The part of an RNA shown here (small-subunit ribosomal RNA, 5' domain) has 541 nucleotides and comes from an uncultured soil bacterium. Its Rfam family is "Bacterial small subunit ribosomal RNA". Rfam links the family to the GO terms ribosome and structural constituent of ribosome. The coordinates come from a structure-prediction model, not an experiment, and the mean pLDDT is 83.
Context: one part of a larger RNA
RNA sequence: GAACGAACGCUGGCGGCGUGGAUUAGGCAUGCAAGUCGAACGGAACUUCUAGCUUUUUCGGAAGUUUAGUGGCGAAAGGGUGAGUAACACGUGGGUUACCUGCCCUAGGGUUCGGGAUAACCUGUCGAAAGACGGGCUAAUACCGGAUACGUCCUGCACUUUUCGAAGUGCAGGGGAAAGAUGGGGAUCCGUAAGGACCUAUCACCCUUGGAUGGGCCCGCGGCCUAUCAGCUAGUUGGUGAGGUAAUGGCUCACCAAGGCUAAGACGGGUAGCUGGUCUGAGAGGAUGGUCAGCCACACUGGAACUGAGACACUGUCCAGACACCUACGGGUGGCUGCAGUCGAGAAUCUUUCGCAAUGGGGGAAACCCUGACGACGCGACGCCGCGUGGAGGAUGAAGGCCUUCGGGUUGUAAACUCCUGUCAGCAGGGGAGAACAAGCUGUCGAUGAAUAAUCGAUAGCUUUGACAGUACCUGCAGAGGAAGCCACGGCUAACUCUGUGCCAGCAGCCGCGGUAAUACAGAGGUGGCAAGCGUUGUUC
Numbered sequence: 001g002a003a004c005g006a007a008c009g010c011u012g013g014c015g016g017c018g019u020g021g022a023u024u025a026g027g028c029a030u031g032c033a034a035g036u037c038g039a040a041c042g043g044a045a046c047u048u049c050u051a052g053c054u055u056u057u058u059c060g061g062a063a064g065u066u067u068a069g070u071g072g073c074g075a076a077a078g079g080g081u082g083a084g085u086a087a088c089a090c091g092u093g094g095g096u097u098a099c100c101u102g103c104c105c106u107a108g109g110g111u112u113c114g115g116g117a118u119a120a121c122c123u124g125u126c127g128a129a130a131g132a133c134g135g136g137c138u139a140a141u142a143c144c145g146g147a148u149a150c151g152u153c154c155u156g157c158a159c160u161u162u163u164c165g166a167a168g169u170g171c172a173g174g175g176g177a178a179a180g181a182u183g184g185g186g187a188u189c190c191g192u193a194a195g196g197a198c199c200u201a202u203c204a205c206c207c208u209u210g211g212a213u214g215g216g217c218c219c220g221c222g223g224c225c226u227a228u229c230a231g232c233u234a235g236u237u238g239g240u241g242a243g244g245u246a247a248u249g250g251c252u253c254a255c256c257a258a259g260g261c262u263a264a265g266a267c268g269g270g271u272a273g274c275u276g277g278u279c280u281g282a283g284a285g286g287a288u289g290g291u292c293a294g295c296c297a298c299a300c301u302g303g304a305a306c307u308g309a310g311a312c313a314c315u316g317u318c319c320a321g322a323c324a325c326c327u328a329c330g331g332g333u334g335g336c337u338g339c340a341g342u343c344g345a346g347a348a349u350c351u352u353u354c355g356c357a358a359u360g361g362g363g364g365a366a367a368c369c370c371u372g373a374c375g376a377c378g379c380g381a382c383g384c385c386g387c388g389u390g391g392a393g394g395a396u397g398a399a400g401g402c403c404u405u406c407g408g409g410u411u412g413u414a415a416a417c418u419c420c421u422g423u424c425a426g427c428a429g430g431g432g433a434g435a436a437c438a439a440g441c442u443g444u445c446g447a448u449g450a451a452u453a454a455u456c457g458a459u460a461g462c463u464u465u466g467a468c469a470g471u472a473c474c475u476g477c478a479g480a481g482g483a484a485g486c487c488a489c490g491g492c493u494a495a496c497u498c499u500g501u502g503c504c505a506g507c508a509g510c511c512g513c514g515g516u517a518a519u520a521c522a523g524a525g526g527u528g529g530c531a532a533g534c535g536u537u538g539u540u541c
Base pairs, nucleotide, nucleotide: 001541002540003539004538006537007536008535009534010533013387014386015385016384017383018382019380020379026343027342028341030340031339032338035073036072037071040070041069043067044066045065046064047063048062049061050060052059080298081297082296090222091221092220093219094218095217096216099215100214104211105210107208108207109206110205112146113145114144115143121136122135123134124133125132126131152175153174154173155172156171157170158169159168160167161166180203181202182201183200184199185198188197189196190195224270225269226268231261232260233259236258237257238256239255240254241253242252243251273295274294275293276292277288278287279286280285300321301320302319303318304317323334324333325332326331353376354375355374359373360371361370362369363368390420391419392418393417400411401410402409403408424482426477427476428475429474430473439463440462441461442460443459444458445457446456447455485530486529487528488527489526490511491510492509496525497524498523499522500521506513507512
């Protein structure tokens, strides 16, 4: 000199963009942060209608709305933190003939016949509660069995290729699937009717191919300190076989052998998330890893598995522990390292705000619902940037202050005064601006289709949707009015005098000042520097 997630002191007008728990991975009140689908299913409640039935009510039927439960998908993402980790954790480059991959795309084939339950509901028992256990009824895209098998999987045989690991082709035998929903429809069939079969469209379902995406595993190389850590190791190192896994492998087990690592630093100890990057520097390098992005790890502490395409799962389950809460003392409940917020510790770090309008995500055919992701607002000079605190004229160089050699000098065009301007702030008006695309409805064309149904696609028109926000911006009004401080002045280092003090009080980054004329202490005037900041402290280069 530069920099900072900074803090402290004095001071403080406005705006834009960023940024803000670095310490106790300490404890947490309260609210919210993951739901959605009735076009998978049976109920229940409510509203409206009703050629049925009935004297009316009731009953029956239709349509709609809401939904606890079963079921599906999601909940493994998004969000937080950096405790642990010196490790294939990360970075980079490879390997996988040793692997998996829901939703999505592509291609082929299929979607058949049956069955028994169970929640909800009704009812009973126990319990303070949390909840639990019986009995009875019922549905499905829930569950189970059978059929079928283009592929696929397993076994065997033959052939071909071969990098000798294996791959491909053919044949034979064996194993294994499925679920429907919604819209429309002229004939035909069933049916009293509703409707169904049937046809068709869309979505879904099952088996398989390829892809995409995401991951698992393995390897080369690279990046901390310590030798006042020199030897370490028994599943240890290798083999055979088996188990296990999506998959290789001591991953696990049985047996066998005695190996394996190490001064190119094993083993131990300390410290630490890693990277793109960031800061500094001419560079080489050094330091660092906050915000943003990628990867990893963790979710009160320790352990474990279940479900699933995916977890050994932040707001799932089980066990143990500590802590806290409820309790009828028998027993239960909880996990903010999500967003706000609170206490504590600390030099120190914000609103218990608004909205799903946009972007993105989950569910849904869609309308739509959910989303503390996100978009915004608020607070903090915490940082960077921009603007303002007025402009021009104005000498009798006014008054006052300070200094003085008492002549004067200086503050100083500074003020007063005159003429202007109108940024920001203030008030008033305009501003449904832009941020909106999408979606829905109607028409036209095309595709599919038996179809002038329906559905899908393209296109035109119309309607509707804004948290921010009456904000940005624009216009007008008034009026210099509301807006300057901080540090320094001995040298380094730009800037000097007076008074007080008298080695005292004090200053100080280094040298050093102060003991009666202190440009170094304290005050004042003046001056210099920076400026909504200025200094100090800390840290890095």